[in-house]
The part of an RNA shown here (small-subunit ribosomal RNA, 5' domain) has 513 nucleotides and comes from an uncultured prokaryote. The RNAcentral record of the full RNA draws on ENA. The prediction has a mean pLDDT of 82. It matches the Rfam family "Bacterial small subunit ribosomal RNA".

Context: one part of a larger RNA
RNA sequence: AUUGAACGCUGGCGGCAUGCUUAAUACAUGCAAGUCGAACGGUAACAGGUUCUUCGGAAUGCUGACGAGUGGCGGACGGGUGAGUAACGCGUAGGAAUCUGCCUUGGAGUGGGGGACAACAUGGGGAAACUCAUGCGAAUACCGCAUACGCCCUACGGGGGAAAGCGGGGGAUCUUCGGAGCCCUCAGAUGAGCCUGCGUCGGAUUAGCUUGUUGGUGAGGUAAUGGCUCACCAAGGCGACGAUCCGUAGCUGGUCUGAGAGGAUGAUCAGCCACACUGGGACUGAGACACGGCCCAGACUCCUACGGGAGGCAGCAGUGGGGAAUAUUGGACAAUGGGGGCAACCCUGAUCCAGCCAUGCCGCGUGUGUGAAGAAGGCCUUAGGGUUGAUAAGCACUUUCAGUAGGAGGAAAAGUUAGUCGUUAACGGCUAACCCUGACGUUACCUACAGAAGAAGCACCGGCAAACUCCGUGCCAGCAGCCGCGGUAAUACGGAGGGUGCGAGCGUUAAUC
Repeated sequence: AUUGAACGCUGGCGGCAUGCUUAAUACAUGCAAGUCGAACGGUAACAGGUUCUUCGGAAUGCUGACGAGUGGCGGACGGGUGAGUAACGCGUAGGAAUCUGCCUUGGAGUGGGGGACAACAUGGGGAAACUCAUGCGAAUACCGCAUACGCCCUACGGGGGAAAGCGGGGGAUCUUCGGAGCCCUCAGAUGAGCCUGCGUCGGAUUAGCUUGUUGGUGAGGUAAUGGCUCACCAAGGCGACGAUCCGUAGCUGGUCUGAGAGGAUGAUCAGCCACACUGGGACUGAGACACGGCCCAGACUCCUACGGGAGGCAGCAGUGGGGAAUAUUGGACAAUGGGGGCAACCCUGAUCCAGCCAUGCCGCGUGUGUGAAGAAGGCCUUAGGGUUGAUAAGCACUUUCAGUAGGAGGAAAAGUUAGUCGUUAACGGCUAACCCUGACGUUACCUACAGAAGAAGCACCGGCAAACUCCGUGCCAGCAGCCGCGGUAAUACGGAGGGUGCGAGCGUUAAUC
């Protein structure tokens, strides 16, 4: 000088930040990933309409909408943690044998058929979780056929491969225009996988290590190279320039310190990696071997009708436990961003805010001026006095902050209308008008009101090191960072007066330079 600090004493306000460093310990409860009716069959609930009515109600998907279901996209992002990892994990500089949903550019197409599974109905099993059978039966779900510029394979003869529909406006009786989709393909952008050089902690009281091991040929596998895997062949490969083994550890931009070189460190923020109760595995998919998906095994917890089932906070809050120690079971999607949707909109513990804590940094305040009878009281005293001390009181002012009351103002989209541009009717850009949207928020800010009113402590005073006397104690009680104080005159212990330093903080402890 510094800290994600803790402890002791003390504590007025605000701004901005930070806040389980320990048990990757176990978790009650709520929320954290949905959305689309402009893909589909439909209609459980709500509202409206229509019809019937014995006035109780009933029927009807007709409309707004929409539970459950089929289907699409998203749940691989965002958020958390640092257990593992000494490694192409990370950093940096390169490389070639790859993939890439959504998005952008260019080219080509979107023809004609088919059979099902849910939902639903009926019946059955089960305590439950759930499940079985039969029937019905839609699609942008599924499967053939046709077509194939470019695409893929090829022995260059040839062979193979696609699709899906849905809504709106004009219009006025049958078409036309056209939105956003779908399929094939070229390129781009973005993202990802792979390989390599160099760098990356300690131990030699760890000296030898290795058999898919090192290389080759062939095959398999992968999006792709490769012992990645396998068969055969060769006997190699690494190592005192530290292999192997053991211990420790996420890495970096950075952070702290220092004149620098360096040393220490890796909280918050940002990039990469790894993990998601422990271990293993694949499925789906453009992308996972997937935190809030699936399967198996294990430990633990819970339910059970004992047959069988359910669960995973290292998401946000919160609880027990551990610990010197670390916060609310808060508000809102108003803004920024993300997912879905044509959109309206819905979801979003990401995020934006608020709450708690002097944990840190910064700012402000706790009054200002005047006032000598040098007041009282305290302390000291050579008893004269000195000091506290311009301190208080008194007098005159001010009102920051806190308090009370009041006030104005502030936004981007979307939407509607008009104009204009884009060959344009939809649509989009720009301009103008209208309309509407704020969690924070009783905000910041401004104004008024009252009254010095509500606001100072902590450590030290032997030397280092700024600051001295008295009393008590008597090697006791105690102090102490080092030197050292204390055994009857202690500036070093305890108290008091006085002083010094810092100040809403001050000290101590721990840690780093």